[in-house]
Context: one part of a larger RNA
RNA sequence: UGACGGGGGCCCGCACAAGCGGUGGAGCAUGUGGUUCAAUUCGACGCAACGCGAAGAACCUUACCUGGGCUCGAACGGCUUCGGACCGGCCGUGGAAACACGGCCUUCCCGCAAGGGACCGGAGUCGAGGUGCUGCAUGGCUGUCGUCAGCUCGUGUCGUGAGAUGUUGGGUUAAGUCCCGCAACGAGCGCAACCCUCGCCCUGUGUUGCCACUCCGAAAGGAAGCACUCUCAGGGGACCGCCAGCGAUAAGCUGGAGGAAGGUGGGGAUGACGUCAAGUCAUCAUGGCCUUUAUGUCCAGGGCUACACACGUGCUACAAUGGCCGGUACAGCGCGUUCCGAACCUGCGAGGGGGAGGCAAUCGCUAAAAGCCGGUCCCAGUUCGGAUUGCAGGCUGCAACUCGCCUGCAUGAAGCCGGAAUCGCUAGUAAUGGCGCAUCAGCACGGCGCCGUGAAUACGUUCCCGGGCCUUGUACA
Repeated sequence: UGACGGGGGCCCGCACAAGCGGUGGAGCAUGUGGUUCAAUUCGACGCAACGCGAAGAACCUUACCUGGGCUCGAACGGCUUCGGACCGGCCGUGGAAACACGGCCUUCCCGCAAGGGACCGGAGUCGAGGUGCUGCAUGGCUGUCGUCAGCUCGUGUCGUGAGAUGUUGGGUUAAGUCCCGCAACGAGCGCAACCCUCGCCCUGUGUUGCCACUCCGAAAGGAAGCACUCUCAGGGGACCGCCAGCGAUAAGCUGGAGGAAGGUGGGGAUGACGUCAAGUCAUCAUGGCCUUUAUGUCCAGGGCUACACACGUGCUACAAUGGCCGGUACAGCGCGUUCCGAACCUGCGAGGGGGAGGCAAUCGCUAAAAGCCGGUCCCAGUUCGGAUUGCAGGCUGCAACUCGCCUGCAUGAAGCCGGAAUCGCUAGUAAUGGCGCAUCAGCACGGCGCCGUGAAUACGUUCCCGGGCCUUGUACA
């Protein structure tokens, strides 16, 4: 100087407390451990691995296994040599295919020729190839402490020196934020602001958007219009600016007025010096090592989907604030041309037929659902719950046996609110309801977004966890 302390002081954070909903029990989904297997490819392991890399494992993917093939090789560059125009097309045999063997058609440019050139094939060679090893050789990228308020430098001063000072102190703040003081005076990286978005207003803009007035129309809407809603550009607006009180006359704090909005207005992007030899050689790149008729490569099939178990993350429930039936209302983000697909017809349904319109503020996906109105069930393992299984179908796709999703009928399991323990959340949040998108032929209980309904509680900082500053002890570095 740090680090540490079941030392002290001050202060934060859904850290506790207060409150609401869960997990831990059940069934299923999914990841992991374990076990099994010819293989169940590999990585990730406290927080910070375990719905993670996977924003899509039937084949492909695929890296694994079994079997069958190839060896200048599936892709690429150079050279030597031989052959042939090349490209390509057709056929046969074996075969699961890959592949192997064989046959037929086709015959380039320059040059008289010899020969040369481009391209392809054969042989050879130097390179190839490797998701083989090492993340403890690395780059890049990322997680984490932590959006925490810290981390440093120049000059000066102090100290023999390590170093100190500044950065400590008194206040204050979300903040090393600001004020005051001070052997310090300044500065940099961080904080904040500048950026995006939501909330109010104005100006511009009116088609595909809008509909107050006029005309038409039953209506939707059209004409007309651009006021309103809205669209997307620009601007205004919030600064403790005003008032009062507190404070040191400061920084600032508390309350009030005005205001759509207050005291960083809500959300996002943004992550200092560094820590964990943290993660990744399987995105990519790359040193070294290893491999070269195989650790490369092609193909078929299988596996990654196994199942006595154990754990994590979720979904659906155990019901009456509910289930079921009928009627009826109101969104937003988005997406659409090998695409979205309306009306209409058909099927109990998944779906099928159909193709209008739409490269989209125009058409479509699109129905929002919870809600509201009416009816029914009457506390029961039930009209709760839907696992499992049987049968019959639909869709995608070369192909749904291993191993997809969906529908109908039948079947109806466990489950009566869950031990010790444990998680999330402070407001348009939790809880709850549905919708969209990426990946994608198909496949979503996961992920990323969107809107609807919409709470309770916070006395307080003693305690648990993590963190910041000062100080103290130390036999630790």
Small-subunit ribosomal RNA, 3' major domain from an Acidobacteriota bacterium, 477 nucleotides, folded computationally. It matches the Rfam family "Bacterial small subunit ribosomal RNA". NCBI's taxonomy places the organism under Bacteria, Pseudomonadati, Acidobacteriota.